[in-house]
RNA sequence: CGCCUGCAAGGGCAAACCCAUCGAAAGGCGGGGGCGCAAAGCUUCCGGGCUAAGGGACGAGAGUCCUAACCGACACCGAGUCGGGUGCCAGCGGGGUUGCCAGG
Numbered sequence: 001c002g003c004c005u006g007c008a009a010g011g012g013c014a015a016a017c018c019c020a021u022c023g024a025a026a027g028g029c030g031g032g033g034g035c036g037c038a039a040a041g042c043u044u045c046c047g048g049g050c051u052a053a054g055g056g057a058c059g060a061g062a063g064u065c066c067u068a069a070c071c072g073a074c075a076c077c078g079a080g081u082c083g084g085g086u087g088c089c090a091g092c093g094g095g096g097u098u099g100c101c102a103g104g
Stems, first nucleotide, its partner, number of pairs: 003104004012037002017032003021028002035091001041097003045094003048089003054067005070084005
């Protein structure tokens, strides 16, 4: 330095739930809490899951359903250009990346 292992010590993180707050929601942030975690550190690149504001379909309406992608303008044989929009889960799995201690 690389890989493997995790019964030590010192420390770390923090599920459900409760309070407060942001958000249309999923969910996030802070405090309490502690189910678990050796990457439960970071990162949406791939798959998967959740939500559906906006958009669309249906409906007299209440509402129901679809969509996390597209929509609009311009240009075009084609490629494209511009504007808007493109939520969440890393504690679902894989990938990428960084890393403490002990042993082999």
The RNA shown here (c-di-GMP-I riboswitch aptamer) has 104 nucleotides and comes from a Betaproteobacteria bacterium. NCBI's taxonomy places the organism under Bacteria, Pseudomonadati, Pseudomonadota, Betaproteobacteria. The sequence was found by an Rfam model in a public genome assembly.